[in-house]
Context: one part of a larger RNA
């Protein structure tokens, strides 16, 4: 000199863009953050409509009341499907195939999506909701009766599926591969709904996407850590897995790693990047993107295409809460917010309008993702606080060699001009064309093209116009040398200053004040850290 997720002191007019618990992975009140589908199902708690008979009233049109009815729009709770493994947070652990990079899988899986081939025949028994009767303070839960499905089960059909056996050829990368096949035996499928347009279902083959696994190389410090290792290293057999493998088990062998640093200890998420530097390098890993790990601490599996699952389950533990003392409930490292810790870090805001996600045929619903707004000079950038003229070089202040002079200083006054900004009034967006609806055309009949219409949280915001008026707006640090900028007064080794040298003991340009000056400027200084 540059830089910062900064903090502190003094000061502070505005706009744009960004950023905002670096500490206690400490504890959390409250609200929200993952639902959706009635075009899978039985149904009907609420709302709206219709119908039926009854009662009241009547201007004889009707109006009102309670009852019944799932008939319709819809829909609480329930069964079922898909989603909840994404998105969002954090960096505790991890020195590791965790990450980065380059390969490999002849050792693998992949819901939804795309393409393609084939198929969907017949039957059955339950169960929730509802109803009845209970238990419990509650959380919740038991028994009985009855019912539906795209829930569950059985039979049929069957191949480029699966398993076994035999077999011809071709090929390779070692185990071997083969959708070029052949034969035999055995096993396993399906679901309906409909507004009749479709939407779904089952099996196979391929693609896409995502994931899993292995390997080479790279990846902090310490030798005041030198030996470490029994599932340890290898083999055989089996189990397990989507899959290889001591991944697991039994048996057999005695191996395996290590000064090219094993083991141990300490520290640490890794990378793209970021800061600095001419570069080499050094430091760093906030915001954004990719990967990994974690979800009160530890463990376990279930479901599922996918989890060993942040807002799922079970167990143990610590903590908190409720209790009728018998027993229960909970997990903000989601968004806000609270307490605590700390030098220190924001609102218990608005909207799904856009982008994206889940479900749905769609309308749509949900979405603290996201888009916006609020707070903070925390950073970067931009603008303003006027401009021109004006010498009696005014008054005042300060200084001096003091009837005077110097300086503040064209500075002020005064004259003219402008109006950024601010104030007031008026107008007022882009982001929004898609979906849907209406309609026209084209055809390959399901799409495409055109027109109209609908939809804005931000926001009456940005922006534009007009009006009056210099009006609303400057500080901070420094002035001995390094280092730009000097005098007076006070103090008297005191009070104090200080980054280093050092200054102060009666003429202090170094302390404190004043005048003046220098530097930067809505900031300026100090502290901390890095180059």
């Nucleotide at each position: 000199g540059g830089a910062u997720g900064a903090a502190c002191g003094c000061u502070a007019g505005c706009g744009g863009g960004a950023g905002g618990c670096u500490u206690a992975a400490u504890a959390c009140a409250u609200g929200c953050a993952a639902g959706u589908c009635g075009a899978a199902c039985g149904g009907u708690a609420a709302c709206a409509g219709g119908g039926a008979a009854u009662c009241u009233u009547u201007u004889c049109g009707g109006a009102g009341a309670a009852u019944c009815u799932g008939c319709u729009g819809a829909c609480g709770a329930g069964u079922g499907g898909c989603g909840c493994a994404c998105g969002g947070g954090u960096g505790a652990g991890u020195a590791a195939c965790g990450c980065g990079u380059a390969c490999a899988c002849a050792a693998u899986c992949u819901a939804c999506c795309u393409u393609u081939c084939a198929c969907a025949g017949g039957g059955g028994g339950a169960u929730a909701g509802c109803c009845u009767c209970g238990g419990g303070a509650a959380a919740c839960u038991g028994a009985g009766a009855a019912u539906a499905a795209u829930a569950c089960c059985c039979c049929a059909u069957a191949g480029u599926a699966u398993a076994u056996a035999c077999u011809a050829g071709c090929c390779g990368c070692a185990u071997g591969g083969u959708u070029u096949g052949g034969u035999a035996u055995a096993u396993u499928a399906a679901a309906g709904c409909u507004c009749c347009g479709g939407c779904g279902g089952u099996g196979g083959a391929a693609g896409a996407u995502g994931a899993g696994u292995g390997u080479g190389c790279g990846u902090u410090a310490g030798a005041u850590u030198a030996g470490c290792u029994a599932g340890u290293u290898g083999g055989u057999a089996g189990g397990g897995u989507a899959a290889u493998g001591g991944c697991c088990u039994a048996c057999c062998a005695a191996g395996g790693c290590g000064a090219c640093g094993a083991u141990c200890u300490a520290u640490a998420g890794g990378g793209g990047g970021c800061g600095u530097g001419a570069g080499a390098g050094c430091g760093u890993g906030a915001u954004c993107c990719c990967c990994c790990a974690c979800a009160c601490g530890g463990g376990u599996a279930c479901u599922g295409a996918g989890a060993c699952a942040c807002g799922g389950a079970c167990c143990c533990g610590a903590c908190u809460c409720c209790u009728a003392c018998g027993g229960g409930a909970g997990g903000c490292a989601g968004c806000a917010g609270u307490a605590a810790g700390g030098a220190a870090u924001a609102u218990u805001g608005g909207a799904c309008a856009a982008u994206g996600g889940a479900g749905g045929a769609a309308a749509c619903u949900c979405u603290g993702a996201u888009c916006c707004a609020g707070c903070c000079a925390u950073c970067c950038c931009g603008c303003g606080u006027g401009c021109a003229g004006g010498a009696a070089g005014a008054c005042g202040g300060c200084c001096c060699u003091c009837u005077g002079g110097g300086u503040u200083g064209u500075a002020a006054a005064c004259u003219g001009c402008u109006u950024u900004u601010g104030u007031a009034u008026g107008g007022g967006a882009c982001g929004a064309a898609a979906c849907g609806c209406c309609u026209u055309c084209a055809u390959u009949u399901a799409u495409g093209a055109g027109g109209g219409u609908c939809u804005g949280a931000c926001g009456g915001u940005a922006c534009c116009a007009u009006a009056a008026g210099a009006a609303u707006a400057a500080g901070c640090a420094u002035c001995g040398g390094c280092u730009a900028a000097c005098u007076c007064c006070g103090u008297g080794c005191c009070a104090g200053c200080a980054g280093c040298c050092g200054c102060g003991g009666u003429a202090a340009u170094a302390c404190g004040g004043a005048g003046g000056a220098u530097g930067c400027g809505a900031g300026c200084g100090u502290u901390a850290u890095c180059c």